A computed fold for a 72-nucleotide RNA from a Candidatus Dojkabacteria bacterium, annotated as transfer RNA.

């Protein structure tokens, strides 16, 4: 330098045009003599970044950054 994969909640990941969710973790409450477990609820996201297409983009297109793999 060329090609490919990945980037979404604190962590691990889903979601593949109609606007974002799960598990774990955090917080509050219930339960318990206390803790743990269990149960209920809450908070937390410019979907790496910038542009484009579209009535509408996490999703499609272009560029760019980071990480990983391969080729040279």
């Nucleotide at each position: 330098g060329c090609g490919g994969g990945c980037g979404u909640a604190g962590c691990u990941c889903a979601g593949c045009g109609g606007a974002a969710g799960a598990g774990c973790g955090g917080c509050u409450g219930c339960u318990u003599g206390c803790c743990a477990u269990g149960c209920a609820g809450c908070a937390g996201g410019u979907c790496g970044c910038g542009g484009g297409u579209u009535c509408g983009a996490a999703u499609c297109c272009c560029g760019u950054c980071g990480c990983c793999c391969g080729c040279u």
It was read from a public genome assembly. Its mean pLDDT, the model's own confidence on a scale to 100, is 82. Rfam family: tRNA. By type it is a transfer RNA. Rfam links the family to the GO term triplet codon-amino acid adaptor activity. NCBI's taxonomy places the organism under Bacteria, Bacteria candidate phyla, Candidatus Dojkabacteria.